[in-house]
The RNA shown here (c-di-GMP-I riboswitch aptamer) has 89 nucleotides and comes from a Gammaproteobacteria bacterium.
């Protein structure tokens, strides 16, 4: 430097659910909690996916309903980029 993760050590992260707060929502943050994770560390670049407030459109007729749309999310969906602990080759 590259590859690997069977076993081990030191440790690390924390799904669902509940509570509080933020948000139109998706979702996020903190606490409790552990389903799991060898990158479940970081980044929305590509694909995917979630939401649809504002905008646009249709209907309606002054209450609104529906459609569309990411500039909002998901890194614990896949790929990619960057960085990193331990063992082994």
């Nucleotide at each position: 430097u590259u590859c690997c993760g069977a076993a081990a050590a030191a440790g690390g992260c924390a799904a669902a659910a509940c509570u509080a707060c933020c948000g139109a929502a998706a979702g996020g943050u903190a606490g409790u909690g552990a389903c799991g994770c060898a990158a479940a560390g970081u980044c929305a670049c590509c694909g995917g996916u979630c939401u649809a407030a504002a905008g646009a459109g249709u209907c309606a007729g002054c209450g609104g309903a529906c459609u569309u749309c990411a500039a909002g999310g998901c890194a614990g969906c896949g790929g990619g980029a960057c960085c990193g602990c331990c063992c082994g080759a």
Taxonomically the source falls in Gammaproteobacteria (Bacteria, Pseudomonadati, Pseudomonadota).
The prediction has a mean pLDDT of 87.
Rfam family: c-di-GMP-I riboswitch aptamer. Gene Ontology term of the family: cyclic-di-GMP binding.